A computed fold for a 683-nucleotide part of an RNA from a sludge metagenome, annotated as large-subunit ribosomal RNA, domain II. RNAcentral holds the full RNA, with entries from SILVA.
[in-house]
Context: one part of a larger RNA
RNA sequence: GCCGGCGACUUACUAGUACGGGCGAGGUUAAGGGACUGAGGUUCCGGAGCCGAAGCGAAAGCGAGUCUGAACAGGGCGUCAAGUCCGUAUUAGUAGACCCGAAGCGAAGUGACCUAUCCAUGGCCAGGGUGAAGCUCUCUUAAUCGUGAGUGGAGGCCCGAACUGAUGUUUGUUGCAAAAAACUCGGAUGAGCUGUGGAUAGCGGUGAAAUGCCAAUCGAACUUCGUAAUAGCUGGUUCUCCCCGAAAUAGCUCUAGGGCUAGCGUCGGGAUUUAAACACUGGGGGUAGAGCACUGACAGAGCUAGGGGCCCUGACCGGUUACUGAACUCCAUCAAACUCCGAAUACCAGUGUGUAUAUCCCGGCAGUCAGACUAUGUGGGAUAAGCUGCGUAGUCAAAAGGGAAACAGCCCAGAUCGUCUGCUAAGGUCCCUAAAUUUCAGCUAAGUGGUAAAGGAAGUCAGAAUUCUUAGACAGCCAGGAGGUUGGCUUAGAAGCAGCCACCCUUGAAAGAGUGCGUAAUAGCUCACUGGUCGAUGUUUUCUGGCGCCGAAAAUGUAGCGGGGCUCAAGCUGAAUACCGAAGCAACGGGCUUGACUUUGUCAAGCGGUAGGGGAGCGUUCUGUACGCCUGUGAAGCCGUAUCGUGAGAAGCGGUGGAGGUAUCAGAAGUGCGAAUGCCGGC
Numbered sequence: 001g002c003c004g005g006c007g008a009c010u011u012a013c014u015a016g017u018a019c020g021g022g023c024g025a026g027g028u029u030a031a032g033g034g035a036c037u038g039a040g041g042u043u044c045c046g047g048a049g050c051c052g053a054a055g056c057g058a059a060a061g062c063g064a065g066u067c068u069g070a071a072c073a074g075g076g077c078g079u080c081a082a083g084u085c086c087g088u089a090u091u092a093g094u095a096g097a098c099c100c101g102a103a104g105c106g107a108a109g110u111g112a113c114c115u116a117u118c119c120a121u122g123g124c125c126a127g128g129g130u131g132a133a134g135c136u137c138u139c140u141u142a143a144u145c146g147u148g149a150g151u152g153g154a155g156g157c158c159c160g161a162a163c164u165g166a167u168g169u170u171u172g173u174u175g176c177a178a179a180a181a182a183c184u185c186g187g188a189u190g191a192g193c194u195g196u197g198g199a200u201a202g203c204g205g206u207g208a209a210a211u212g213c214c215a216a217u218c219g220a221a222c223u224u225c226g227u228a229a230u231a232g233c234u235g236g237u238u239c240u241c242c243c244c245g246a247a248a249u250a251g252c253u254c255u256a257g258g259g260c261u262a263g264c265g266u267c268g269g270g271a272u273u274u275a276a277a278c279a280c281u282g283g284g285g286g287u288a289g290a291g292c293a294c295u296g297a298c299a300g301a302g303c304u305a306g307g308g309g310c311c312c313u314g315a316c317c318g319g320u321u322a323c324u325g326a327a328c329u330c331c332a333u334c335a336a337a338c339u340c341c342g343a344a345u346a347c348c349a350g351u352g353u354g355u356a357u358a359u360c361c362c363g364g365c366a367g368u369c370a371g372a373c374u375a376u377g378u379g380g381g382a383u384a385a386g387c388u389g390c391g392u393a394g395u396c397a398a399a400a401g402g403g404a405a406a407c408a409g410c411c412c413a414g415a416u417c418g419u420c421u422g423c424u425a426a427g428g429u430c431c432c433u434a435a436a437u438u439u440c441a442g443c444u445a446a447g448u449g450g451u452a453a454a455g456g457a458a459g460u461c462a463g464a465a466u467u468c469u470u471a472g473a474c475a476g477c478c479a480g481g482a483g484g485u486u487g488g489c490u491u492a493g494a495a496g497c498a499g500c501c502a503c504c505c506u507u508g509a510a511a512g513a514g515u516g517c518g519u520a521a522u523a524g525c526u527c528a529c530u531g532g533u534c535g536a537u538g539u540u541u542u543c544u545g546g547c548g549c550c551g552a553a554a555a556u557g558u559a560g561c562g563g564g565g566c567u568c569a570a571g572c573u574g575a576a577u578a579c580c581g582a583a584g585c586a587a588c589g590g591g592c593u594u595g596a597c598u599u600u601g602u603c604a605a606g607c608g609g610u611a612g613g614g615g616a617g618c619g620u621u622c623u624g625u626a627c628g629c630c631u632g633u634g635a636a637g638c639c640g641u642a643u644c645g646u647g648a649g650a651a652g653c654g655g656u657g658g659a660g661g662u663a664u665c666a667g668a669a670g671u672g673c674g675a676a677u678g679c680c681g682g683c
Base pairs, nucleotide, nucleotide: 001683002682003681004680005679006678011095012094013093014092015091016090017089018088019087020086021085022084023083026051027050028049032045033044034043035042036041055062056061065077066076067075068074098236099235101233105226106225107224108223109222110221116200117199118198119197120196121195122194123193124192125190127159128158129157130155134151135150136149137148139146163187164186165185168183169182170181171180202218204214205213206212211220239617240616241615242614243613244612249262250261251260252259253258263368264367265365266364267363268362269361270360271359277353278352279351280350281349282348283347289341290339291338295335296334297333300330301329302328306324307323308321309320310319311318371396372395373394374393375392376391377390378389379388380387401412402411403410416590417589418588419587421586422585423584427580428579429578430564431563432562436577438576439575440574441573442572443571449566455550456549459547460546461545462544463543464542465541468538476533477532478531479530480529482506483505484504487501488500489499512527516525517524591607592606593605594604595603596602597601618672620669621668622667623666624665628662629661630660637656638655639654640653641652643650644649
């Protein structure tokens, strides 16, 4: 891991409600006792007690009333509806209370053969080195002290085996081993190592102290018991069909992943048009927008009090100012906490229409309290987030089907079952791939389509305005482009062309005291401007709209159309006609639910579904029925099978098997397995 078996809402009592039954202004016995008995019980007594038939008041008490009260007022609670006992179902409470699951808490005991420390008594430490004190001698001294040589053999001394430890690395990691092996390394006469016997016990011991160790267990050992501890937590919870069908919100909560009440679901009973929606009528409002009349904010200008600077004065006065500037005026703006104004909707009420699994009331039983995205109005955030909070709507949740390549929340559409029928929705119709290589008119050349901004550009199409123009425009080509003068200043020089100032006059068809290049300065080239040539459906400038271009860099491989591939399109815009396309709608046939009725059949409406509520069934074991029925002319079980049932399932037949099984109608439950890192077994 698979297969098989086992495996979870029970039982008792006390209450509520619903249904069934008995009796009924009553209902009912409990303990106990008698009789019978097939030993399980049955039946008869037993009225103690309980519930009900009257309530109100704190009570005295009164009583269909009573309490409050001065009240005969008002108000509160009653009267005006029958209960009670048993059974069944369901829910709650108390119990282990659907099952499995803690870490833990307490009590009584068992442990120091591991290990910690201690006590008693024994044992062990190759070899080598160093050379303390003391002592002897020598020298020295008055004597000590001191020097040297020898002797001596101290030490938590040195090197290093046994022994003991465990520094580093490697191997090992289902190991040789639940801590080892190899190499390396520390101590090795000491606070040393070690044998045997003994002591200390869990609210404790021991600890050269690490919360270490106390039998592979230690922030409190282990064993048994209390014990099915508790678990607002996780997991699991077993047959079928039918009807309806939620919530992820509010308030409160040592509350926030849990509860309680309400909201939303379902079932039963009652009310019976009251609901939603629509129409009309009547309301209040201060949002969107707008505005600046208030409160504030705010760009520019004008005017001006005041202030600052400067001048003047001995001081006052006065003058001036390219400074500042309240208020006021003009023009132009802004506001969730501004409003002189002010919608659409929404909301409330009335009247009318409105018959649908609508609404309202009473009762039983729930589940829900983590929501998600999309659109839209908004707060927070950064006018970020597949972000977060709130309002409104939808979908998902609990919804399958078609589309969006794939894709809970987007678009279309809500699956009762069947059909080798038809029509459509969204979306599509060249091929993959069902249906147009459809029709008409344009646009795009970028594979734009098939990602993106500010910004940039003689892209291209359409439109509007505008300059010049056959008295010849625009572009090209030919020619001219001069004189005063090298203007004045500056400068070494400055001659149109470093810089400053001025920018005139003449000739003329035209020509700047000069547009650029150039020179040291000149020179030289060129432009403005003019004539000629050429001969325009022309030309200059600006604006608007459509579709394109650049801007445009990423990591395995094209890779930003699903692919192939597509260019008067298979792209984009406008118009048109067909067709395809779903579990939608229709057609035909079947089933079920609810309702109606002319009631035994016809019609109508309906039948997606998680949590959950309600209804109807199948099967298993046992008991009665059953001293019956089936069965060696073959029971149960097993294998096969084309039959029946919506299904759980049921029957028949054949085979196998070889001795029991059990209809029907009732009753009682150890009553249904795929999941619980489930338990046991097999492989």
Model confidence (mean pLDDT): 86 of 100.